[in-house]
Context: one part of a larger RNA
RNA sequence: CGUAGGAGACUUGAGAGGGGCUGUCCCUAGUACGAGAGGACCGGGACGGACGAACCUCUGGUGUGCCAGUUGUCCCGCCAGGGGCAUGGCUGGUUGGCUACGUUCGGAAGGGAUAACCGCUGAAAGCAUCUAAGCGGGAAGCCUGCCUCAAGAUGAGGUCUCCCACCGGCUUGACCGGGUAAGGCCCCCAGGUGAUGACUGGGUUGAUAGGCCGGGUGUGUAAGCACGGUAACGUGUUGAGCUGACCGGUACUAAUAGGCCGAGGG
Numbered sequence: 001c002g003u004a005g006g007a008g009a010c011u012u013g014a015g016a017g018g019g020g021c022u023g024u025c026c027c028u029a030g031u032a033c034g035a036g037a038g039g040a041c042c043g044g045g046a047c048g049g050a051c052g053a054a055c056c057u058c059u060g061g062u063g064u065g066c067c068a069g070u071u072g073u074c075c076c077g078c079c080a081g082g083g084g085c086a087u088g089g090c091u092g093g094u095u096g097g098c099u100a101c102g103u104u105c106g107g108a109a110g111g112g113a114u115a116a117c118c119g120c121u122g123a124a125a126g127c128a129u130c131u132a133a134g135c136g137g138g139a140a141g142c143c144u145g146c147c148u149c150a151a152g153a154u155g156a157g158g159u160c161u162c163c164c165a166c167c168g169g170c171u172u173g174a175c176c177g178g179g180u181a182a183g184g185c186c187c188c189c190a191g192g193u194g195a196u197g198a199c200u201g202g203g204u205u206g207a208u209a210g211g212c213c214g215g216g217u218g219u220g221u222a223a224g225c226a227c228g229g230u231a232a233c234g235u236g237u238u239g240a241g242c243u244g245a246c247c248g249g250u251a252c253u254a255a256u257a258g259g260c261c262g263a264g265g266g
Base pairs, nucleotide, nucleotide: 001152005163006162007161008160009159010158011157015149016148017147018146021049022048023047024046025045026044027043033038051106052105053104054103055102059100060099061098062097066093067092068091069090070089071086072085073084074083075082076081110144111143112142117137118136119135120134166178167177168176169175170173183261184260185259186258187203188202189201190200191199208254209253210252211250212249213248214247215246218242219241224237225236226235227234228233
């Protein structure tokens, strides 16, 4: 820009893409078959490999403003307690998130038409013949079925709901200009989204983010004080103190205020 008024939702599916793998063991059955050795078709079940998708309950990884321990040094006047630097200084753990080494699921079944091939009926050609007329069976393959996208599918589809018939101009037209409606955008607070647009939620008639409060989780018994010990240190107060992203609550802070676009129909 189009989809012959302007919008908001929900859809149909032409078409396109993805997927499509495979092993071992068990039962049937030591049956059919075979002198024996051996050893099935058909059908049913279990467990795997590789590949793929989703997810984070478990297991593990990561953890740079979480917690603790600790070395050297500088600083906060000193003690104590802390801060900076040294690969986050090093070490031990670790929430959310992201992840695989973790978990779950997938390949199918079913239907249709077929290939090689196997048939029925059957003449040409009194026989024979799956074929010439006609009718069946038959693949991991084909069309579906499963998953994803999808009406720019210009063949531009469908359903529901909302908005109304304004003002001015002239060359009266499917005209030009203007103000609005439903609605949308800008702007702002954010996100499970994301390079940016886009998408999703929210914008005071508000829990959208931050803060604060409560909880959870993680660290592992803070500081101070008291007691014991010459001291290092131990014990008590004390599962203490602190705690990123998690779960709730609460208008304290910030989403204020505002601007723009947007129908009048053959």
Large-subunit ribosomal RNA, domain VI from an Actinomycetales bacterium, 266 nucleotides, folded computationally. Its mean pLDDT, the model's own confidence on a scale to 100, is 89. Lineage of the source: Bacteria > Bacillati > Actinomycetota > Actinomycetes > Actinomycetales.